[in-house]
Small-subunit ribosomal RNA, central domain from an uncultured prokaryote, 353 nucleotides, folded computationally.

Context: one part of a larger RNA
RNA sequence: CUGGGCUUAAAGCGCGCGUAGGCGGCGUUCCAAGUGCAACGGUGAAAUGCGAUCGGCUCAACCGUCGUAUGGCCGUGCAAACUGGUCGGCUCGAGGGAGAUAGGGGUCUGUGGAACUUCCGGUGGAGCGGUGAAAUGUGUUGAGAUCGGAAGGAACGCCAGUGGCGAAAGCGACAGGCUGGAUCUCUUCUGACGCUGAGGCGCGAAAGCUAGGGUAGCGAACGGGAUUAGAUACCCCGGUAGUCCUAGCCGUAAACGAUGGGCACUGGGUAGAAAGGGCUCCGAUGGCCCCUUCUGCCGAAGCGAAAGUGUUAAGUGCCCCGCCUGGGGAGUAUGGCCGCAAGGCUGAAACUC
Numbered sequence: 001c002u003g004g005g006c007u008u009a010a011a012g013c014g015c016g017c018g019u020a021g022g023c024g025g026c027g028u029u030c031c032a033a034g035u036g037c038a039a040c041g042g043u044g045a046a047a048u049g050c051g052a053u054c055g056g057c058u059c060a061a062c063c064g065u066c067g068u069a070u071g072g073c074c075g076u077g078c079a080a081a082c083u084g085g086u087c088g089g090c091u092c093g094a095g096g097g098a099g100a101u102a103g104g105g106g107u108c109u110g111u112g113g114a115a116c117u118u119c120c121g122g123u124g125g126a127g128c129g130g131u132g133a134a135a136u137g138u139g140u141u142g143a144g145a146u147c148g149g150a151a152g153g154a155a156c157g158c159c160a161g162u163g164g165c166g167a168a169a170g171c172g173a174c175a176g177g178c179u180g181g182a183u184c185u186c187u188u189c190u191g192a193c194g195c196u197g198a199g200g201c202g203c204g205a206a207a208g209c210u211a212g213g214g215u216a217g218c219g220a221a222c223g224g225g226a227u228u229a230g231a232u233a234c235c236c237c238g239g240u241a242g243u244c245c246u247a248g249c250c251g252u253a254a255a256c257g258a259u260g261g262g263c264a265c266u267g268g269g270u271a272g273a274a275a276g277g278g279c280u281c282c283g284a285u286g287g288c289c290c291c292u293u294c295u296g297c298c299g300a301a302g303c304g305a306a307a308g309u310g311u312u313a314a315g316u317g318c319c320c321c322g323c324c325u326g327g328g329g330a331g332u333a334u335g336g337c338c339g340c341a342a343g344g345c346u347g348a349a350a351c352u353c
Base pairs, nucleotide, nucleotide: 004324005323006322007307008306012321014203015202016201017200021196022195023194025090026089030085031084033083034082035079036078037077039076040075041074042073043072049068050067051066054064055063056062093193094190095189096188097186098185099184100183101182105179106178107177108176109175110174111173112156116152117151118150119149120148121147122146123145127138128137164171165170208249209248210247211246212245213244217243218242222238223237224236225235260320261319262318263317264316265315268298269297270296271295272294273293274292276290277289278288279287280286302309303308326353327352328351335346336345337344338343
C1' cells in the first nucleotide's frame, strides 16, 4: 500500500456552521495537463542477470568479448472518447420571488388560576403527624381541622396523542413584542451557484464552579428517631448547599435509533399529522380517489451470526468525513493544550492472560 469492518461482537465525533481539500448535472467550442499510440528520438554507468555469440585457463567454476534485458524517466509527433481547463449555452440539482399553512422552534416583557408554605384574624378545644409497628417532631403560650385576609417562590393539571416543533441538547398556562426554520401551490426569476468537510468557530441535559440576588416545595451533606448482629443505608422527623434568576465559566452523558451526512434506485398493506388537486354536492360539512412532506406499525425481495432490518434500510450503488484492529494494565502515566477549580481533550508502555 492492498484487502476487512463500525445497531447489539472493537468501532459513527453529542449536534451544527464552515476553511482547505476530495467529489460533482445536461449540451457546445477550443486547449491537450491527466489519458491513449506495436510512432520516433534521448536516457536507463559499471558490476550483476539472461543467451548451445564467440573466445582464454586441459574441462568447469572463473575471466574476457558480443548480444540482450533494464519496471521506468524525459523530449517530439499524433488522437480527443473520458477526467481536467477554456469560450459560450441549458434547466431537471441548488437557491431566490409570489401566494398560502401548521407548529410546546428561539428570546424578552407582562398577566393568570389551582396547589403549597408562612404570617394575621375568626370559630373551636385535644390531639396532630408519621409508620409494617413505632419513636424522634409538634400542640392548652391553643396545634391539627375549618372560614376570611395578606405575602412569597416554584411549577403550569385537564387539553395530551408511538401528536407537533427543533441540528442536537431540548421545547408544554395565557397575551404581546422581536425572531429562526419547515411544508404546500405557481404559467415567476438566477443558472450548477452543489455534496461532504481535516483544522477552525459556534451550540450543547444534569451536576459542578465564580459574583450578585432569591428561596415556597423538594432536598446531597449533616443532626435526630427507628430497623438491625451492625445499619456510615433502605423507612420516619428535621435540614445546608443545590434546585430558581442575572452575568460568566465548565463541555461531559446509556448526549441512544447504542445506526455520520448527501443523492439515486428497489413489491406492498395499515394508522396518524400538515398542505394541495380531482370526483360527488347548489354550496358548506362529509365521503371517495390522487399527489407532496413528515411521524408510527406490519411485512415481499434482499441483507444479517442471529435478534432483526426492510422506500425513515441494517437492500442496491456513488461521493465525502469520523472511527476500529484481542482482554487486563487504562481512558491510567507522561508531555502538550484548555479550565478558577472540579476536571476535560489528546493519549502510551512495561507487565500479564
Its Rfam family is "Bacterial small subunit ribosomal RNA". Rfam links the family to the GO terms structural constituent of ribosome and ribosome. The prediction has a mean pLDDT of 87.